[in-house]
RNA sequence: CUUGAAUAAAGGCAAACCCGCCGAAAGGCGGGGACGCAAAGCUACGGGUCUAAGGACAGCGAUGUCUAAGGCAGCCGGGUUGCCGGG
Repeated sequence: CUUGAAUAAAGGCAAACCCGCCGAAAGGCGGGGACGCAAAGCUACGGGUCUAAGGACAGCGAUGUCUAAGGCAGCCGGGUUGCCGGG
């Protein structure tokens, strides 16, 4: 520099579910727990997707529709850093 096809070591992360806390929700954080993961490290840049508090519109109202400035990196791609092994 390149690669993750095969093997191994050291180790790492942790889905569902349960408990507590935060949040309008989606979801997040901590503890337990392991379905899986070679970037399941970081980053919302592109696509996708979830939610709709606030806002807009409609309605007498109940409420409905639209909307991300809120999320998801364990949906796909891009960017970026890195352990170990092969070349």

The RNA shown here (c-di-GMP-I riboswitch aptamer) has 87 nucleotides and comes from Syntrophomonas sp. The organism belongs to Syntrophomonas, within Bacteria. It was read from a public genome assembly, where an Rfam model found it. Rfam family: c-di-GMP-I riboswitch aptamer. Gene Ontology term of the family: cyclic-di-GMP binding.